Transfer RNA from a Planctomycetota bacterium, 81 nucleotides, folded computationally. The prediction has a mean pLDDT of 80. It matches the Rfam family "tRNA". It is annotated as a transfer RNA.

RNA sequence: GGGCGGGUGGUGGAACGGCAGACACGCCAGGUUUAGGACCUGGUCCCGCAAGGGGUGAGGGUUCGAGUCCCUCCCCGCCCA
Numbered sequence: 001g002g003g004c005g006g007g008u009g010g011u012g013g014a015a016c017g018g019c020a021g022a023c024a025c026g027c028c029a030g031g032u033u034u035a036g037g038a039c040c041u042g043g044u045c046c047c048g049c050a051a052g053g054g055g056u057g058a059g060g061g062u063u064c065g066a067g068u069c070c071c072u073c074c075c076c077g078c079c080c081a
Base pairs, nucleotide, nucleotide: 001080002079003078004077005076006075007074010025011024012023018064026044027043028042029041030040031039045054046053047052057073058072059071060070061069
């Protein structure tokens, strides 16, 4: 340089073009316990007291509507040279 696959919370990961982050782990608070572990309940992307707003690598496009489709770029992995 060429081809292919991928990039989503703290982590692993869901999501026919139609409620993003299901579910699990971790973490926080509480219950239980002498204590710890295990277990149970609630919470856990960001801003905000709330109402609400924003967010899927970056930018643009298509669409009523994009994590998903199209274009350019960045990064990671595999293969070829």